[in-house]
Context: one part of a larger RNA
């Protein structure tokens, strides 16, 4: 490098848009560039490889062939590919009608539960553990009531549910907005895939400025425990969590399973449309399209398992892998305020 692989043995990029590249439906003409076929001219000698000949043999030499798998010219083929030109509709797209959802983003509004204030009632305790204490509390605590007043989060419904490319998305109502399905023609006419670079979102933590701050709560403090106890219990409690406007760019970002496409036994549950039988509505059923589960066949797989949502058969395009430590380290560029990201070794070692 090449074989060979990436669910779990190393190995799928967090996601998705998209240049370039690569790759690409179905008929037809032409063209003859790839492509195949003759022919032809070069492919120095020598070396290599076949015969034969010289040295006693060999190595070494000579002599004749063959080959030199390439170029170039031309003359032909036209399946396939590639240009150029007509046409199609099965992709993929518009249009029209429908329909389901925590998709997103702004706004305002509710309760329920906390904690705080303030008054009432009331009078010795509460609180919290295994079991204490620290801590609250006669300047009236805890418990109860009524008023206030903040901030967070949205119980039941909730569910192998639903929608989003992924991170994710859950209380109500309204504004704006994105995408998905269905269904019947109707329009365009390959306009597809994939995507190196690139741009954009990207969960918790973190970080800049300005707000907010009830709960819970790194750090810290205080008190158990204990041999210690820098913890696991228990009282406190700062950043933080929240909002807004920047930045960071990273997770077991996981289905540890890239995108697209085609085929290939079944049963069954479930969400979301559409036809159909019936006089009509409703239900069951029945058929179909799309989505999400389950048990499982050949298959494949070391095995576990997967098994039309493949990990099965093929094809197209990316990404990554190459023993275990050293090391996701050093160095070097780059990005960032920073914390650090991103690319990314080698001695040496077993």
């Nucleotide at each position: 490098c090449u074989g060979g692989g990436c669910u779990u043995a190393a190995a799928g990029g967090g996601u998705g848009c998209g240049u370039a590249g690569g790759c690409g439906g179905c008929c037809g003409u032409g063209u003859a560039a790839g492509u195949a076929g003759g022919a032809u001219g070069u492919g120095a000698a020598a070396u290599c490889c076949c015969a034969c000949a010289g040295c006693u043999c060999a190595a070494c030499u000579g002599u004749g062939g063959a080959a030199c798998u390439g170029c170039g010219u031309u003359c032909u083929a036209u399946a396939c590919u590639g240009c150029a030109c007509g046409g199609c509709u099965a992709g993929a797209g518009g249009a029209a009608g429908g329909u389901a959802g925590a998709g997103g983003u702004g706004a305002g509004c509710g309760g329920a539960a906390c904690u705080g204030a303030u008054g009432g009632u009331g009078g010795a305790g509460c609180g919290g553990u295994g079991a204490a204490a620290u801590g609250c509390g006669u300047u009236g605590a805890u418990a109860u009531u009524a008023u206030c007043a903040g901030g967070a989060a949205c119980a039941c419904c909730a569910g192998u549910u639903g929608c989003g490319a992924a991170a994710g998305c859950g209380g109500c109502u309204c504004g704006c907005u994105g995408g998905g399905c269905c269904u019947u023609u109707u329009c365009u006419g390959a306009c597809g895939c994939u995507g190196a670079g690139g741009c954009a979102c990207g969960a918790a933590a973190g970080c800049u400025a300005g707000g907010g701050g009830a709960g819970c709560g790194a750090a810290c403090g205080g008190g158990a425990u204990u041999a210690g106890a820098u913890a696991c219990c228990c009282c406190g409690g700062u950043a933080g969590u929240c909002c807004u406007a920047g930045c960071u760019g990273u997770a077991a970002a996981c289905g540890a399973u890239c995108a697209g496409u085609a085929c290939u036994u079944a049963u069954u549950c479930g969400g979301g449309g559409a036809c159909u039988c019936c006089u009509c509505c409703a239900u069951a059923g029945g058929u179909u399209c799309c989505c999400g589960g389950a048990u499982g066949u050949a298959g494949c797989g070391a095995a576990a398992g997967u098994g039309u949502u493949a990990a099965g058969u093929a094809c197209u395009g990316c990404g990554c892998c190459u023993g275990g430590g050293g090391a996701g380290u050093a160095u070097g560029g780059u990005c960032g305020c920073a914390a650090g990201g991103c690319u990314g070794a080698a001695a040496c070692u077993c």
A computed fold for a 350-nucleotide part of an RNA from a metagenome, annotated as small-subunit ribosomal RNA, central domain. The RNAcentral record of the full RNA draws on SILVA. Its mean pLDDT, the model's own confidence on a scale to 100, is 86.